[in-house]
RNA sequence: GCGUUAGUGGCUCAGUUGGUAGAGCAUCUCGUUGCCAACGAGAAGGUCACGGGUUCAAGUCCCGUCUAGCGCU
Numbered sequence: 001g002c003g004u005u006a007g008u009g010g011c012u013c014a015g016u017u018g019g020u021a022g023a024g025c026a027u028c029u030c031g032u033u034g035c036c037a038a039c040g041a042g043a044a045g046g047u048c049a050c051g052g053g054u055u056c057a058a059g060u061c062c063c064g065u066c067u068a069g070c071g072c073u
Stems, first nucleotide, its partner, number of pairs: 001072007010025004019056001027043005049065005
């Protein structure tokens, strides 16, 4: 340099045919208990790596850039 895969709450990951983002763990609150743990209920936390385009509508499609992994030279 070329090709390819990935980038989504603090962490690990889903997200189907484009229809407006969810789970587990962690955090906080409440209940149960003498306390902790465990269990149950609830809450907060994201503009989906960055910029642009298409569309009524983009995490999803298109272009460029960045970062990481793998392969080739």